Predicted 3D model of a 1521-nucleotide RNA (small-subunit ribosomal RNA) from an uncultured Bacillota bacterium. The RNAcentral record of the sequence draws on Greengenes. It matches the Rfam family "Bacterial small subunit ribosomal RNA".

RNA sequence: UUAGAGUUUGAUUAUGGCUCAGGACGAACGCUGGCGGCGUGCCUAACACAUGCAAGUCGAGCGGAGGCAUCGGAAGAGCAAUCGGAAGAUGCCUGAGCGGCGGACGGGUGAGUAACGCGUGAGCAACCUGCCUUUCACAGGGGGAUAACGCAGCGAAAGCUGCACUAAUACCGCAUGAGACCACGGCGGAGAUACCGCAGGGGUCAAAGGAGCAAUCCGGUGAGAGAUGGGCUCGCGUCCGAUUAGGUAGUUGGUGAGGUAAAGGCCCACCAAGCCAAUGAUCGGUAGCCGGCCUGAGAGGGUGAACGGCCACAUUGGAACUGAGAGACGGUCCAAACUCCUACGGGAGGCAGCAGUGGGGAAUAUUGGGCAAUGGGGGAAACCCUGACCCAGCAACGUCGCGUGAGGGAAGAAGGUUUUCGGAUUGUAAACCUCUGUUCUUGGUGAAGAGAAGAAGACGGUAGCCAAGGAGGAAGCCCCGGCUAACUACGUGCCAGCAGCCGCGGUAAUACGUAGGGGGCGAGCGUUGUCCGGAAUGAUUGGGCGUAAAGGGCGCGUAGGCGGCUGAGCAAGUCAGUAGUGGAAGUCCAUUUUUCAAGGAUGGAAGUGCUAUUGAAACUGCGCAGCUUGAGUGCAGGAGAGGUUAUCGGAAUUCCCGGUGUAGCGGUGAAAUGCGUAGAUAUCGGGAGGAACACCAGUGGCGAAGGCGGGUAACUGGACUGCAACUGACGCUGAGGCGCGAAAGUGUGGGGAGCAAACAGGAUUAGAUACCCUGGUAGUCCACACGGUAAACGAUGAAUGCUAGGUGUAGGGGGGUAUCGACCCCUUUCUGUGCCGGAGUAAACACAAUAAGCAUUCCGCCUGGGGAGUACGGUCGCAAGAUUAAAACUCAAAGGAAUUGACGGGGGCCCGCACAAGCAGCGGAGCAUGUGGUUUAAUUCGAAGCAACGCGAAGAACCUUACCAGGUCUUGACAUCCAGUAAAACCUGCAGAGAUGCAGUGUGCCUUCGGGCGUACUGAGACAGGUGGUGCAUGGUUGUCGUCAGCUCGUGUCGUGAGAUGUUGGGUUAAGUCCCGCAACGAGCGCAACCCUUGCCGAUAAUUACUAACAGGUAAUGCUGAGGACUUUAUUGGGACCGCCGGGGACAACUCGGAGGAAGGUGGGGACGACGUCAAAUCAUCAUGCCCCUUAUGACCUGGGCUACACACGUGCUACAAUGGCCGAGACAAAGAGAAGCGAAGGCGCGAGCCGGAGCGGAUCUCAGAAAAGCGGUCACAGUUCGGAUUGUGGGCUGCAACCCGCCCACAUGAAGCAGGAGUUGCUAGUAAUCGCGGAUCAGCAUGCCGCGGUGAAUACGUUCCCGGGCCUUGUACACACCGCCCGUCACACCAUGGGAGUUGGGAGCACCCGAAGGCAGAGAGGUAACCGCAAGGAGCCAUCUGACGAAGGUGAGAUCAAUGACUGGGGUGAAGUCGUAACAAGGUAGCCGUAUCGGAAGGUGCGGCUGGAUCACCUCCUUU
Repeated sequence: UUAGAGUUUGAUUAUGGCUCAGGACGAACGCUGGCGGCGUGCCUAACACAUGCAAGUCGAGCGGAGGCAUCGGAAGAGCAAUCGGAAGAUGCCUGAGCGGCGGACGGGUGAGUAACGCGUGAGCAACCUGCCUUUCACAGGGGGAUAACGCAGCGAAAGCUGCACUAAUACCGCAUGAGACCACGGCGGAGAUACCGCAGGGGUCAAAGGAGCAAUCCGGUGAGAGAUGGGCUCGCGUCCGAUUAGGUAGUUGGUGAGGUAAAGGCCCACCAAGCCAAUGAUCGGUAGCCGGCCUGAGAGGGUGAACGGCCACAUUGGAACUGAGAGACGGUCCAAACUCCUACGGGAGGCAGCAGUGGGGAAUAUUGGGCAAUGGGGGAAACCCUGACCCAGCAACGUCGCGUGAGGGAAGAAGGUUUUCGGAUUGUAAACCUCUGUUCUUGGUGAAGAGAAGAAGACGGUAGCCAAGGAGGAAGCCCCGGCUAACUACGUGCCAGCAGCCGCGGUAAUACGUAGGGGGCGAGCGUUGUCCGGAAUGAUUGGGCGUAAAGGGCGCGUAGGCGGCUGAGCAAGUCAGUAGUGGAAGUCCAUUUUUCAAGGAUGGAAGUGCUAUUGAAACUGCGCAGCUUGAGUGCAGGAGAGGUUAUCGGAAUUCCCGGUGUAGCGGUGAAAUGCGUAGAUAUCGGGAGGAACACCAGUGGCGAAGGCGGGUAACUGGACUGCAACUGACGCUGAGGCGCGAAAGUGUGGGGAGCAAACAGGAUUAGAUACCCUGGUAGUCCACACGGUAAACGAUGAAUGCUAGGUGUAGGGGGGUAUCGACCCCUUUCUGUGCCGGAGUAAACACAAUAAGCAUUCCGCCUGGGGAGUACGGUCGCAAGAUUAAAACUCAAAGGAAUUGACGGGGGCCCGCACAAGCAGCGGAGCAUGUGGUUUAAUUCGAAGCAACGCGAAGAACCUUACCAGGUCUUGACAUCCAGUAAAACCUGCAGAGAUGCAGUGUGCCUUCGGGCGUACUGAGACAGGUGGUGCAUGGUUGUCGUCAGCUCGUGUCGUGAGAUGUUGGGUUAAGUCCCGCAACGAGCGCAACCCUUGCCGAUAAUUACUAACAGGUAAUGCUGAGGACUUUAUUGGGACCGCCGGGGACAACUCGGAGGAAGGUGGGGACGACGUCAAAUCAUCAUGCCCCUUAUGACCUGGGCUACACACGUGCUACAAUGGCCGAGACAAAGAGAAGCGAAGGCGCGAGCCGGAGCGGAUCUCAGAAAAGCGGUCACAGUUCGGAUUGUGGGCUGCAACCCGCCCACAUGAAGCAGGAGUUGCUAGUAAUCGCGGAUCAGCAUGCCGCGGUGAAUACGUUCCCGGGCCUUGUACACACCGCCCGUCACACCAUGGGAGUUGGGAGCACCCGAAGGCAGAGAGGUAACCGCAAGGAGCCAUCUGACGAAGGUGAGAUCAAUGACUGGGGUGAAGUCGUAACAAGGUAGCCGUAUCGGAAGGUGCGGCUGGAUCACCUCCUUU
């Protein structure tokens, strides 16, 4: 001293990216802002700079000038006093000059630099060092100039020239030489040509004075030593790119000269040909380096502001001069750009010093004070200078500290917010009371910083202290969906907006905006940017590569890495000790000081490093000596589709010839194209040619991989077994390199039977550039050469060792038994090749001695998806192309394994009127009815596959009614409350279409007399009202899968988990019904049963039902008495349970058959509908949230509409006829309904109906005649005696009213229709079909609906197929779940990017031209003080000239980087665009890989390969029983 979270999914797990929480900052931006301490402040334009300041000083080095003061007093004036004041002297001041020292420090900046630049550690026997310290020795005597100044001149200026004068600590000879240096020879230091020392003679080399009365002090010269500072060299370390692989001619070395303070190609001449580089040279990009700073547990990663060390630079480039020191920030010269001045001739300048200005920028301060302190320069000193520095100013830029008050205070005030209207909250918060004085204001006092005596303080009247005043002047910012602490209301309505990630917003938003409340931090708070962390997400610590990204296609082998056993040795690595160094500051620890803290001070630790040295010898290493087990050799064997070459063989296809033979063949799902009467196909014989080798054949064999299959021969590689003779670590791996490398493809030349890309034709299809068919060319084959890729796969690199078993198979060896003999049996061992399986491993799947286990060594590779294995560049190739291999941009995922579902044109099992077998229909006609559409003022609304459509509607002429037109009302047609008035109503009349209005008549109940009750009108407002919207806000109700057999839970167990098990399996059932088995054992909702009805029997009961016996009566009848037997009615029981017998089955469940029985295997029918699905239906039954309307979207009225009509569909009715129609006579039901009702008898009418009014609130009466059937007659196949539509006339009924728009009757009329295309519906028995009857609704109005009975079939072999469903299993890229997902072209918009005729610009190099300043070399006829010379002259020096070098500049050819470019290529993203359907299921032709070719596109096809293919069958092997 180590923390995690969100996000891929329906859910899970692992992989993997993205994102967040932390810390930091020279920051910036937004909002806000009280005080102080300590720090910090152009990160951009090394852009340009106005102005001021930043380096001067010394008169004790020197001459002179000016001024002032003092002294002085000349010339002159004056009679004199005196005036006057020159020269000169002294002192002080000022500026210029000669001279000295300093301007090489201090200060700034980071452009350049990838370098001995920096860091660290060494070295210089290869060096210098002013001032300083110390030591030794000296300073004698001379000389010639020159600036200033003066005169003259030129110039606008800057400045310059000539003449003349002068001084020095300026300059120059000579003398002296302790000493130094040079050459020479000698000696010593162990030795040495090199280094040091010693002595020798020879040569060369010094000096300056100033101050002071003086002492003396400050200087000068030569030499030694020291100190300080520098120079040079070396080891190690120091960013990215290999899409930079070769670089280098002074290059590498030598010899000799030169040069420097000094080694050195530093420079030059000559000689040699080296030197650097895969341990990354060269080139390109980027960058000042370090102490440190930030982060981190650390290892690391990032960074190089401030402070400190080093380096580099000073507008850009070059150069030297001076000097101890410079290639010199505030010096010089030259060139260039820029700016300024100018009289246009010519000149001046360099803030990356401090301030400041402009500009750039998101952004960074005062043209301040002072030399008081510290330090620096000069000076003997006083002192002068010092934008170094010390201070102040500005800025919340950072950090540390303080404050904005403290205590009390519940009527829980007011106000705000919210509310379920009760309240809650803001909240002790405020008010109010009592205090305090940090800070603030005013006044007073007032430092340290100045070391010891005096003087000297910018800061500064500052800090501090004292007093007074007064809660007075001092709080904001962000957030509140999850991560992540903190929630409500309103507004908005996929808009406006938010957003770090996931994601919010489409009318109830804790996610937007505002408010209230809350959370966090606080003079700050947020945002943005950058860095580290989290990220084990580049993994040394500390990751991976079967399927997630990732093993090279395979081998040989170079460098490199790694390497068996034993011995002695060395000591490079390693380990230990010691020494030096690792500056200071910083960090950490301790102590101490600011009242605390930040900050400061002192000491220690640390600095993991480097160097030197002394030791140790286990391990690694090195060389030496041995060993045999690793590796190899030898000998003896056997196995094999190992390779190469040559040759041979038979079967089959095709073709050719001939024979036989005749009309087809061929091909497919079905066809056609094609072949065939010119004789095909078929068949027989003969021949040609090419390619491939049936059976054997096998998860058999061989090979490194690719791959290898007829036979024989030759040549040849490797492996295996046995023996243990030989060598003696000879080994493993292997970057580069070299070789091999399926198929397709390429080149040249052959060959060509079959097959077959392309292509052609035929089909299929909406199309069909495909799948299918007929043809068919490259190619497939051979030789030689190229190419170098595949799902080149075990998706698993090579090598070595170790770690349970079992069972096959191939090749060898050993042993045993038996035997004549192992050929067959058993056992053991080595090698190869399979399967199962334990430990272990793994995310799981799985792997498991052939590891994916445990270890070691080496190589290759991975780091989110897409863009993309693409572009550009390089290399290779004839080409196709291969290899190496990015970025911009974009997404929050992409992907693995497993789970549950759903789905499959997957599989298995099973069920259902699902099919099949039947019967009757629908679809055609007419009509009825509903719907769509259209129309309309309106044709109100809803329902929409099954599961809307004779549905809501069990009945629209008005009403209904919701729609339309017109006329009306506004507290309302309806409810509650208040006030007033009055009864109101009813009735009558008038107007009006009516609503309505006016008028008339008329006037309650109770009472304790206070009033109350009910009603109406008027008025005001709360409110009413809404069939207005939202069924996607809801309740309730309903449909549907489906009366299908399912849906779950508890505990246990298994799995990391989602989950599984149970519920699967074997049987069985209508059934998850039951039985058996089983890591399950139980349970719940469903099934079944319980309920109703029907079928049989009994008991009880007996009116209105019934009538056997008895009695009465009638024309007749249960008509009457009576009866309780029968039927019936309606209550209650019984009965059926696989109970019995037999068969099957497992001795089970159950099933088949039989008996009995009214009924037999849930007897028939009904009610009853699990968990759930469809955002299914309904806001128009009702209820209801929210929204909307309020003289109207409410309410009333009249009329109209919902009834429309070119059409389309659904559901029905009636038919098309003889199994029928019509006529006649005449049987048999059940279940219902009935009082504003059913309505009898009787009468009238052809009839509908009317008159009538008995009976009946019903086992009594009525509706009420059942009909089909049966009997008799007629019709004779015809649009009819079928069929009845339509229409006309006349009637009836209901109703206020039948015109739009009812039903019925009679007469007349007499349409379509002659059995219905594709398709489609119902039904398995009292069912279908057929026949009538009743009821609800209802004034009236069913062909509909709901019921009732009568008559009463046919068929079911069976489960292949269609549809729906259940269970198990399989695949999946689906989970909104196949009505899913998803690919590519095209079109449009935007974005980044490649190519591109080119164009523009940058940096770097090369070649050539020009060639400034400058030093160097040479020349120097011109000039010339010091020295020599008597002189002439000389020496020396200078101007000047020449040469090579040489910056900028110019020219040229390339390379490179960037910007841009008509046009063009692909890529990405985008809302609901277009075309198709490629992939995911067997995805409907299994998919994919490589390659070739073709096509609008996905894609198709050929060849070879893979399983990461479903399904069925077979074979083989294994496991279990």